[in-house]
A computed fold for a 161-nucleotide RNA from Sphaerobacter thermophilus, annotated as glmS glucosamine-6-phosphate activated ribozyme aptamer. The same sequence occurs in records of 2 taxa. Taxonomically the source falls in Sphaerobacter (Bacteria, Thermomicrobiota, Thermomicrobia, Sphaerobacteraceae). The sequence is in RNAcentral, with records from Rfam and Ribocentre.

RNA sequence: CGUCGUUGAGUAGCGCCCGGACUCGCCGGAGGAGGCGGCGAGUCGACGAGGUGGAGGCUUCUCGAAAUAUUCGGCGGAUGGCCUCCCGGCUGGCACGGUCGUGAGGGUCAGGGCAAAACCGCUGAGUGAUCGGCGGCACAAAGACUGGCCCGGUGCGCGUA
Numbered sequence: 001c002g003u004c005g006u007u008g009a010g011u012a013g014c015g016c017c018c019g020g021a022c023u024c025g026c027c028g029g030a031g032g033a034g035g036c037g038g039c040g041a042g043u044c045g046a047c048g049a050g051g052u053g054g055a056g057g058c059u060u061c062u063c064g065a066a067a068u069a070u071u072c073g074g075c076g077g078a079u080g081g082c083c084u085c086c087c088g089g090c091u092g093g094c095a096c097g098g099u100c101g102u103g104a105g106g107g108u109c110a111g112g113g114c115a116a117a118a119c120c121g122c123u124g125a126g127u128g129a130u131c132g133g134c135g136g137c138a139c140a141a142a143g144a145c146u147g148g149c150c151c152g153g154u155g156c157g158c159g160u161a
Base pairs, nucleotide, nucleotide: 014076015075016074017073019072020044021043022042023041024040025039026038027037028036047064048063049062053086054085055084056083057082058081059080087101088100089099090098091097093156094155095154096153105151106150107149108148109147110146111145119136120135121134122133123132124131125130
């Protein structure tokens, strides 16, 4: 270094870095600086909200914030979406069908509350790029929720009139 196995911890807008950008050191032309190039060592590389019945397959996989600068580019993963099967809820019961996922119909309109980064101040680590900590101040959208309206199959059986 590679492969296999095992154990523990941790992550799910999460992790990683062969591109790129940036920093430091050394070297390079003519004394210095800057710039450029080479080598080495590093740094950056997405701010939160929301989100999982089980299995398999496919798929560059929700929402807004900041900024206009790399939050570029790429890789892996993934609770998203679609399809199949299983389980479950609802559709009064059952079957198929439909629709959802335990807060367990769809559509539409309205209501209503919610973030962090950013920014400001203080502060820690590092030569530096940069990485943290504390305090202050705000500001979303989607989804969920609440209400109105519209839509929500067929058959069988049972009960009552």